Record summary: Predicted 3D model of a 100-nucleotide RNA (Purine riboswitch aptamer) from Paenibacillus stellifer. The coordinates come from a structure-prediction model, not an experiment, and the mean pLDDT is 75. Rfam family: Purine riboswitch aptamer. Its family is annotated with purine nucleobase biosynthetic process in the Gene Ontology. Clan: Purine riboswitches. Taxonomically the source falls in Paenibacillus (Bacteria, Bacillota, Bacilli, Paenibacillaceae).
RNA sequence: AAGCACAACAACAUCACUAUUCGUAUAAUCCCGGGGAUUGGCCUGGGAGUCUCUACGAGGUCACCAUAAUGACCUGGCUACGAUAUAAAGGGAUGCCGUU
Repeated sequence: AAGCACAACAACAUCACUAUUCGUAUAAUCCCGGGGAUUGGCCUGGGAGUCUCUACGAGGUCACCAUAAUGACCUGGCUACGAUAUAAAGGGAUGCCGUU
């Protein structure tokens, strides 16, 4: 000086994803079995509901009940799909080039 291999870093490019808003679905709903508490009002399982995967519960207020049964109302979501947005950003994959 040249070549090869490996590693790290950075830039760039491409791809997919995440975050926006709106709509549809579902009423965060209903039915049933078993168990439990009573200063409490729950736990668990099954089913229905959606051109639908998942979820189907939490807090509060008021009422009601008295050993067995809860009711009304309010607040705040997740998930699926479609549309919209896709500027900056995030991490990931691949490619390329450069440096060490």